[in-house]
RNA sequence: GCAAAGCCGUCGAAAGACGGUGACGCAAAGUCACGGGGCUACGGCGAGCAAAUCGCCAUGCCCGCCGGGCCGCCA
Numbered sequence: 001g002c003a004a005a006g007c008c009g010u011c012g013a014a015a016g017a018c019g020g021u022g023a024c025g026c027a028a029a030g031u032c033a034c035g036g037g038g039c040u041a042c043g044g045c046g047a048g049c050a051a052a053u054c055g056c057c058a059u060g061c062c063c064g065c066c067g068g069g070c071c072g073c074c075a
Stems, first nucleotide, its partner, number of pairs: 001026002006021006024064001030070003034067003037062003043057005
């Protein structure tokens, strides 16, 4: 310097993001979704007589999961 979880508000179908509060931690807990991995499924497809529901799929999401690119304080 940053700011986890929790709580409040907003956006979102959700994952989650943003703001406030709050600090678990962090030399990269800066930044980029490039590779891996994980999360969600509005929508699409299939199953079900139908409904409920179930399965599959990111274009969505996570950089405080790992790797990688770029930048990087004091000593």
This is a predicted structure of a 75-nucleotide RNA (c-di-GMP-I riboswitch aptamer) from a soil metagenome. Its Rfam family is "c-di-GMP-I riboswitch aptamer". Its family is annotated with cyclic-di-GMP binding in the Gene Ontology. The RNAcentral record of the sequence draws on MGnify.